A computed fold for a 1481-nucleotide RNA from an uncultured prokaryote, annotated as small-subunit ribosomal RNA. Rfam family: Bacterial small subunit ribosomal RNA. Rfam links the family to the GO terms ribosome and structural constituent of ribosome. The coordinates come from a structure-prediction model, not an experiment, and the mean pLDDT is 84.

RNA sequence: AGAGUUUGAUCCUGGCUCAGAAUGAACGCUGGCGGCGUGCUUAACACAUGCAAGUCGAACGAGAAAGGGAUUGCUUGCAAUCCUGAGUAGAGUGGCGCACGGGUGAGUAACACGUAGAUAAUCUACCUUCAAGCCUGGAAUAACUAUUCGAAAGGAUAGCUAAUACCGGAUGAAGUUGAUGAAAGAUUGCCUCUUCUUGAAAGCAAUUGUUUGGAGAGGAGUCUGCGGACCAUGAGUUUGGUGGUGGGGGAAAGGCCUACCAAGACUGCGAUGGUUAGCUGGUCUGAGAGGAUGAUCAGCCACACUGGAACUGGCACACGGUCCAGACUCCUACGGGAGGCAGCAGUGAGGAAUUUUGCGCAAUGGGGGAAACCCUGACGCAGCAACGCCGCGUGAGUGAAGAAGGCCCUUGGGUCGUAAAGCUCUGUCGACAGGGAAGAAAAAAAUGACGGUACCUGUAGAAGAAGCACCGGCUAACUCCGUGCCAGCAGCCGCGGUAAUACGGAGGGUGCAAGCGUUACUCGGAUUUACUGGGCGUAAAGAGCACGUAGGCGGUUUAAUAAGUCUGAUGUGAAAGCCCACGACUCAAUCGUGGAAGUGCAUUGGAUACUGUUAGACUAGAGUACAGGAGGGGUGAGCGGAAUUCCAGGUGUAGAGGUGAAAUUCGUAGAUAUCUGGAGGAACAACGGAGGCGAAGGCGACUUUCUGGCUGAAUACUGACGCUGAGGCGCGAAAGCGUGGGGAGCAAACAGGAUUAGAUACCCUGGUAGUCCACGCCGUAAACGAUGUCAACUAGGUGCAGGGGGGUGUUGAUCCCCUCUGUGUCGCAGCUAACGCAUUAAGUUGACCGCCUGGGGAGUACGGUCGCAAGAUUAAAACUCAAAGGAAGUGACGGGGGCCGCAACAAGCGGUGGAGUAUGACGUUUAAUUCGAUGCAACGCGAAGAACCAUACCUGGUCUUGACAUCCCGCGCUACCCUGUGAAAGCAGGGGUUCUCUUCGGAGACGCGGUGACAGGUGCUGCAUUGCUGUCGUCAGCUCGUGUCGUGAGAUGUUGGGUUAAUUCCCGCAACGAGCGCAACCCUCGCCAUUAGUUGCCAGCAUUAAGUUGGGCACUCUAAUGGGACCGCUUGCCGAUAAGGCAGAGGAAGGUGGGGAUGACGUCAAGUCCGCAUGGCCUUUAUGACCAGGGCUACACACGUACUACAAUGGCCGGUACAACGGGCAGCCACUUCGCGAGAAGGAGCAAAUCCCUAAAAGCCGGUCUCAGUCCGGAUUGGAGUCUGCAACUCGACUCCAUGAAGUUGGAAUCGCUAGUAAGCGUGGAUCAGCAUGCCGCGGUGAAUACGAUCCCGGGCCUUGUACACACCGCCCGUCACACCACGGGAGUUGGUUGUACCAGAAGCGGUUGAGCUAACCUUCGAGGGAGGCAGGUUACUAUGGCAGUACCGAUAACUGGGGUGAAGUCGUAACAAGGUAACC
Repeated sequence: AGAGUUUGAUCCUGGCUCAGAAUGAACGCUGGCGGCGUGCUUAACACAUGCAAGUCGAACGAGAAAGGGAUUGCUUGCAAUCCUGAGUAGAGUGGCGCACGGGUGAGUAACACGUAGAUAAUCUACCUUCAAGCCUGGAAUAACUAUUCGAAAGGAUAGCUAAUACCGGAUGAAGUUGAUGAAAGAUUGCCUCUUCUUGAAAGCAAUUGUUUGGAGAGGAGUCUGCGGACCAUGAGUUUGGUGGUGGGGGAAAGGCCUACCAAGACUGCGAUGGUUAGCUGGUCUGAGAGGAUGAUCAGCCACACUGGAACUGGCACACGGUCCAGACUCCUACGGGAGGCAGCAGUGAGGAAUUUUGCGCAAUGGGGGAAACCCUGACGCAGCAACGCCGCGUGAGUGAAGAAGGCCCUUGGGUCGUAAAGCUCUGUCGACAGGGAAGAAAAAAAUGACGGUACCUGUAGAAGAAGCACCGGCUAACUCCGUGCCAGCAGCCGCGGUAAUACGGAGGGUGCAAGCGUUACUCGGAUUUACUGGGCGUAAAGAGCACGUAGGCGGUUUAAUAAGUCUGAUGUGAAAGCCCACGACUCAAUCGUGGAAGUGCAUUGGAUACUGUUAGACUAGAGUACAGGAGGGGUGAGCGGAAUUCCAGGUGUAGAGGUGAAAUUCGUAGAUAUCUGGAGGAACAACGGAGGCGAAGGCGACUUUCUGGCUGAAUACUGACGCUGAGGCGCGAAAGCGUGGGGAGCAAACAGGAUUAGAUACCCUGGUAGUCCACGCCGUAAACGAUGUCAACUAGGUGCAGGGGGGUGUUGAUCCCCUCUGUGUCGCAGCUAACGCAUUAAGUUGACCGCCUGGGGAGUACGGUCGCAAGAUUAAAACUCAAAGGAAGUGACGGGGGCCGCAACAAGCGGUGGAGUAUGACGUUUAAUUCGAUGCAACGCGAAGAACCAUACCUGGUCUUGACAUCCCGCGCUACCCUGUGAAAGCAGGGGUUCUCUUCGGAGACGCGGUGACAGGUGCUGCAUUGCUGUCGUCAGCUCGUGUCGUGAGAUGUUGGGUUAAUUCCCGCAACGAGCGCAACCCUCGCCAUUAGUUGCCAGCAUUAAGUUGGGCACUCUAAUGGGACCGCUUGCCGAUAAGGCAGAGGAAGGUGGGGAUGACGUCAAGUCCGCAUGGCCUUUAUGACCAGGGCUACACACGUACUACAAUGGCCGGUACAACGGGCAGCCACUUCGCGAGAAGGAGCAAAUCCCUAAAAGCCGGUCUCAGUCCGGAUUGGAGUCUGCAACUCGACUCCAUGAAGUUGGAAUCGCUAGUAAGCGUGGAUCAGCAUGCCGCGGUGAAUACGAUCCCGGGCCUUGUACACACCGCCCGUCACACCACGGGAGUUGGUUGUACCAGAAGCGGUUGAGCUAACCUUCGAGGGAGGCAGGUUACUAUGGCAGUACCGAUAACUGGGGUGAAGUCGUAACAAGGUAACC
C1' cells in the first nucleotide's frame, strides 16, 4: 500500500466482498509447564443454607448455670447451705458506629455527568488548634418481681431501681429591638489541708469525657457559563406556568408553598412530545481528522422485591432500619404472623456462555474501646477455566546403502529425506531427594493464611510432552484415486453433467503453533457522508419560474474600540492509563520511581493587519431623472377576409365518398358537382426567418384603451441603498373538476365497417364529453439547454436582430470601420470517463440556495398538509439481487440508407410436381429388417455394383491363450492323403514321409499340446482427439511490423475519387512497407514453327481388291520443345495528362481466349471412433472367433433423385454416312458354322497408334402409319430359354413367343442453364464371376434470350440505429395458473404506556380540635388550677384502587391488496432496428 467482481473487450460511475487490528467472548479439533491478569454481556428473574456490623463493664443497674470443693441433715441415696465457677455467660438502660466499606446499572436526555466558576445565599459528628467553662437541684423508666393474654410472633397490668438516659435553676459568649439561650461525668494515683477507723471522699493531681464560641482540615448542599444521542411522518408549548408584592417554609437563594396583581415565559440557534441510554477518566481502531465503545481499575450519579411516606441522626427519606399499600414465597391452632443475596460463596431458571457453599485477619484499610482486644466474604491468599497477554520446552551434533515402507511415474526414475535407524552428547521443564527465604513493623519480644511455596543443590534418563487450518483466483502452497449438476463446497467470483489442482480420501506442500480454525461484534481498507477529503449536461443528483422574510456574504477611505484573531503569564486539566527515561522480579508480560503530554477551560497583561461595532467621507456596485428606439410582452373593447359545415333556392343526373383493396355511409324523397343568398362558431394562410418579446409557462389578422419590462448618446443627482435566499407568497402548458353560456370543424368514450388465428388496435364511416367564453379550482409535464441565481477574469473567426458613433461619397441609397445589447455557429488554451463544453463555459475564481449517496421494493405504504374529486406534496421499512448504470470501440443484426456484382430476378429454352418403373430415405412391420448421414450443405449419400462371401444384424450349431501378434515349456516332424459322423464348422480315428542351415550338439521355419502375461471388439464417446471432408465461396477478402492518433478497448493503413472479374490498378491521404488470398506460374483445347517419322500419313512416282507394298515424311496425326496476346498498335473518342473504358485495324485467337487443378483468416462443438490412427470407459467360456440358414430385397401410406413416355420435329421397315475418350491375357476376341435370339461350337490376331472391343446414334434416302389409348406407350403377367456362378427359391441379367396397365404434356409450387452452353443423340470406363435407368468421362447435332436494376434469395463495401455478443432461431414485457416469503388494509379481539374528568382514599408529616388522660415547671397550706404534652376526632396533600371517554404503541384475525423470489406452465408480442402504428413524459 491494495485486490476480486457488471463487458465478447474498454474507460468511468457505483455497490458488494476480501486481506489488518481488536474482544469480559462462544463453538469445533487438540492440549506439556510457569508467571501476571480476567471470569452472568442473558432474567434489576426467583432464592434453600452459612457467613457479610458491631463494640464499649474505664457511662449504668442487675446478674446466672453446668462443673468442682466443703459442711450439715442423714441409712446407701436424696436434700439444704457455703466457697469456687464469676462480677463470667446471656439479656437490658446508655454512648459511638450502623449514611463507610461491598453490589448493580433498572430508572435518568437531567445541572445526572464533564469542565470552568459562584456561594457576600449555606451546613458540617468524629479529628487538629485557640479561648472560656463543667455550679446546683429534681422526677422517672427498662432490666427485675408478681399476675395475665396469645399456637406463635409478640404483648397487657401492678410494683422496685441506676446512669455520661431525662427535666429545672444559676453563670455565660455570639447574635439581637426584644423574647430567647449550655454542660456529665468516669478511671487511676495521693492524703498536705476538711470529714473520717484502715481507707475513702465533698479534697489535690493526671488522663479521658462533656458544654459554648473562633479557626483549620476533610465532607456535604445549592446556583451558573459551556460541552456530549436520535426522530420534524413530534411545531407550537405553558396556568404555579412567567414576573411582582405580602406571608409561610427551609441549613441555605428561589413559585419551594400560599393570597392578590400583571400578561407574561419558552420555541425553527428546534420548544413540547416520542424513542434509546447511567456519565466521565479511559478502551479499541485509524497516518491523522474521526468512528465505535463505557467489562475489569478510578471519580461522580442513581437504585436496593414494586410504589408511597416519614422517623432517628451532623449527614438517610436509609441494601442486611421503621410504617402503609401491592405482587410473590413461607409458618399457622385459621384468630394471626414472617420475609426480601443488584454483599461473599452457593441453588434453580434463562442462555451460545461465565468459577469454590475454600483459608486467614499474617499484611493493607475500616468500626468500637483508655487499652488488652473484638468484629470485618473490605482485603490478603488458595481452588476452577488455554478466557487473554508473556516466557519456556517437546532435544543437539553426526549420519547416503539416499534402507524399508508410502505416494507419483514418461517405468528411466522422482519424492517423503539427514528425515529415520546407527554413533556421540546435553540435561531446560517435569519426577524424586536434601536445604530453604523476603513479605514483620520506627527499643525489644511475640505474631505468616499463602507454604515447606518461590529459590538453591543433587540423582536418573532422550526419556513423559504437537497440533490445527489451508493448498482455483484474491492468497503462501499440486498431484493421484473415488464421485458424475449426484453427494457436496462456497467470504466474493464461482466449482460439480466421466479425464474436478474448487466435492470426499490419500501422498506431498504452505501457514501459524499449545494452540489452530469458525461464528458474532467494532474500527480500518471506504475519499462509500468527502472538516482534512466527493459530487449534480448524459452515470444518483439544479426546485417549473419569479418576488421576498429570517439568515449567510458584501465596494473605496479615515478615526476610535478591542468582541472575533494573535501573543505572554497565572490557575486548573485527580490518580491510574498512553509516551519517554531509569529501576525490581533470570527475560518478558507485570510492577515501582521520575518526567513529558493532556491540542481544553477560566482569569489577567499586551498587539491591532484582517473581520466585527461606532462615527465621518467617497463614487467604480446599485438606483433615479432626461432625447430617442425596437418588439406575436400583458389586458379590455371593437372589427375583417379566406375556408369548413349547415340552411334556402337555381342548374343538373347517377352515382358520390373512402381505401393497400373494400365495406359501413350519403344519394332517384335528386346526392356528389356547380351558381346565388343566408346562418353560426373557431382559427388567423402567404409575410414567417435556428427572426422578435417575456422570469418561466407562453405570445402571431387588423384598430384601439390601460399597462409591465428592455435598450440607448451625452449629462445631472442619491451615496453601498447590494447579492443570494430556509420557511412564506404569487405565476404556472395540456388534460381534468364546478357553475353558466356556446358549439362550425376536430375528436377520448361509444357504434358500425374492414384487417386478422384473434384485433376490445393501427385503416375507414359516424360520433358524445372536451376543445371556445366568463368566473372559480387543480399545481403537475422529457415544465429540457435534461446545465440554479449573481459577479469578475481568460485567443479569435463568421452570421442574424435592435441602437449609437466615425470615414469615403453623387450628400438619397450603398460600402467600410469602431462600439453597446441580444441571439446563433465554428474554434484555441483549459476542463471532461468519454461524448462534448469552450466570453451565452461544462474553463479559472468568489457568494448564497436546492439536491445526490448501489439496483429493485417505491416516488409506494402508513401518518400529516392541500384539494369538490381526480389526485398532489412530504416520504419509509421488511424483503430481495451482485449487480443496475454512463460514454465510447469491435462485431452481428434491422420488415434503416447508399453503391456493387451474382443463372438472384427479369428475357428465354428444357424440366420436376400428375403416370408407370428404378433407386434412396421416412414411417410401419419383423427373430432381424445392421450402422451412419437429417434445411441449404441427409435422401442414385458412405455403397466404383447385398444370391453365398462381403456382413457389422437375426436364428441355430460350435471354440475358449483363442481366427490374428510376441514371449516360455514339451512333443512332432512339415506339407499332404484317407475314413466315420454332421447342414457345415467342428469332433473322433487312421496312413505317410522328400523343409533349410549346421561346428552334427543343435538352431530356424512349420505343426500339435500346455501355462500365463495377453490377444480380440464395425462395443460407447466425432461434445476428449489426429487426419480427411462438406459449407459460406473461387466470395474478395483476412492480417502483420514500424510509425501516428486515442487514458483505453481500438483506430489509421484497409477509408475517399475513379476503375476492375478481383483490396485489380491509378490518384489523393499520417502513414510507410509487408504477408496469406486475387492474378500469374501448372495441365488441357484453339494457331504456327522446330525436332522425330512407326504401328501413323500419302502430295507426286510405281503397285494392289485394299497405304497392300516400294518409296517419301510435304500434309494430317502423334509427342516433346518453343513461339504467339501485352490494351502491344494508334485510327479515334471518353477520362485527370493516370489507371482504365468504348470503338477500330491487324490477327487462329482481343481485352483473365474456353475449360481444369488450385479454396486466405475463419464459421457451423458441421460430418466421420463403421476407412485409417488414437485418449478414456466397457467386455474377456463373450460385446471375441468359426459355421449353416435367414435378413439388409418386407409394404397401408407419404417424400427426394432419375429413367421411359404420353407421340407425326413421331413410331416401324429397308438402305446408307461421319466420331472421340478409353479398355484388353483367369482378357479383348476378328473370321467360319449353328441358333429367330440371348448365345453356343470351333478359332486367327493382339500385353496392343499394328489385333480386338467397334455396330456409333441422332442424321440422310426411300417406304408405311394419319391422330386413335393408336403400328403411340411399354408396365404387369403366362410360357419357353441363354449366360455367369458350389448355388439364381427367397433374390441376377439377358433372349424369344404371348399379354398390352397407367399415361393424351401434368394444381399450388419449384429446379437447371448465358455458347460449342442448354436441349436432343449415341459411346467408353471404374466397381465386377454375373448384374447400371446410378456415377465418372467422350464425342456427334446444335439453339433461344439478357431491355435492365423495381422486386424475391443469398453475398461484398461504406454509413446509420441497437436494451443483441450463445450475437434476431437474439433480447424481452404484462396478465393468468402453482409454490414460498416479508409487508399494507381489515369487522374486530387483546396487551402496554401517557394524560384528562370524577369517586373512594392507607400510612405519614402539617393544620385544627382535644369534653378523655397527664411525673418533672409555675401557683397553692392542701385539694386543686395553670403552662406544656399525649391518646382520640377532623382536615389539606397523596400512593393506590375504581369508573368514563380519548390518544399513542405493539401482538393477533376471517378476508383482502399489491410486492418479491422460484431450469424447462398458459396467453399474446408491448419495448430494443423506422421493432414492423417512432419512442417517451